[in-house]
RNA sequence: UCGUGCUAGGCGGGGAGCUCGGGGUCCCCUGCACCGGAAACCCUCGACACGCCGGGCUGAUUACCCGUCUGCGGCCACUGAUUGACCGGGUCCAGCCCCCGGCAAGCAGCGUUGAUGGUCGGGUCCUGCGCGACUCGGAGCCGUGAACCCGGUCAGGCCCGGAAGGGAGCAGCCGUAAGCGGUGGACCGAGAGUGCCGCAGGGCACCCCGGCCGGAGCCGGCUACCGGAACGGCGCCGGCCGCUCAGCGGUCCAGGACGGGGCGCACGA
Numbered sequence: 001u002c003g004u005g006c007u008a009g010g011c012g013g014g015g016a017g018c019u020c021g022g023g024g025u026c027c028c029c030u031g032c033a034c035c036g037g038a039a040a041c042c043c044u045c046g047a048c049a050c051g052c053c054g055g056g057c058u059g060a061u062u063a064c065c066c067g068u069c070u071g072c073g074g075c076c077a078c079u080g081a082u083u084g085a086c087c088g089g090g091u092c093c094a095g096c097c098c099c100c101g102g103c104a105a106g107c108a109g110c111g112u113u114g115a116u117g118g119u120c121g122g123g124u125c126c127u128g129c130g131c132g133a134c135u136c137g138g139a140g141c142c143g144u145g146a147a148c149c150c151g152g153u154c155a156g157g158c159c160c161g162g163a164a165g166g167g168a169g170c171a172g173c174c175g176u177a178a179g180c181g182g183u184g185g186a187c188c189g190a191g192a193g194u195g196c197c198g199c200a201g202g203g204c205a206c207c208c209c210g211g212c213c214g215g216a217g218c219c220g221g222c223u224a225c226c227g228g229a230a231c232g233g234c235g236c237c238g239g240c241c242g243c244u245c246a247g248c249g250g251u252c253c254a255g256g257a258c259g260g261g262g263c264g265c266a267c268g269a
Base pairs, nucleotide, nucleotide: 001269002268003267004266005265006264009058010057011056012030013029014028015027020046021045022044023043024042034055035054036053037052064261065260066259067258068257069256070255073252074251075250076249078247079246080245081244083242084241086239087238088237089236095234096233097232099228100227101226102225105223106222107221109218110217117213118212119211120210121209122208123207125202126201127200128199129198130197131195132194134191135190136189137188138187140183141182142181143180144179150175151174152173153172158167159166160165
């Protein structure tokens, strides 16, 4: 130096998060780095912690280790901007929204199929009377309705009488009183959150309908303008929390470049 067989090692790394701490599952970055299995109220470990279980490949080398530079990406702090919510203050009205009033320039709407206005009548409103409907009561009508103390007729039986005859009278039958039930359109009375009803009177501020006169405005919904009120919401000021972005600083860093270190055991040639 070469060959064969082994062994250590290798077959990805990092950030964040979790954890007392290390690693893993999950998320992200890098970029290509065997396979299967379990793992978040989780799995496996203890500073010798850079995972666990089962299998496979590679294997002393371009593997591995160290340093410098660069650097994807993450995390933290500060500052600023933007934006969203919350808390507090302030209210000058300087402004807007909300609220009130005015004006009638513009738009819309109504108007010569006749506006505003005037006049007449009616309605709406009030009072009285009437009528109707409704409700209640009554009269009337129908039915029922008395062991005896209601009536009539009173078989039988009873009483008086010598007899003729007379008397009271239960049951039954007929009827009736109070009462009870039904009906109650027509009749009588009463009532009231009763009426597209009638008559009379009053009233008519507003509103509605119609007739007549007259002949062009009316209205105030929106915009504009003017004034007011109020602190209700914004705008204003301060604070706090969050999203996004930027700047600056710190920190951990995949990957890359350069330099250096180190490279085992056995057998054979």
A computed fold for a 269-nucleotide RNA from an Actinomycetota bacterium, annotated as Bacterial large signal recognition particle RNA.
The RNAcentral record of the sequence draws on ENA.
Rfam family: Bacterial large signal recognition particle RNA. By type it is a non-coding RNA gene. About the family: The signal recognition particle (SRP) is a universally conserved ribonucleoprotein involved in the co-translational targeting of proteins to membranes.
The coordinates come from a structure-prediction model, not an experiment, and the mean pLDDT is 79.
The gene name in the source record is ffs.
The organism belongs to Actinomycetota, within Bacteria.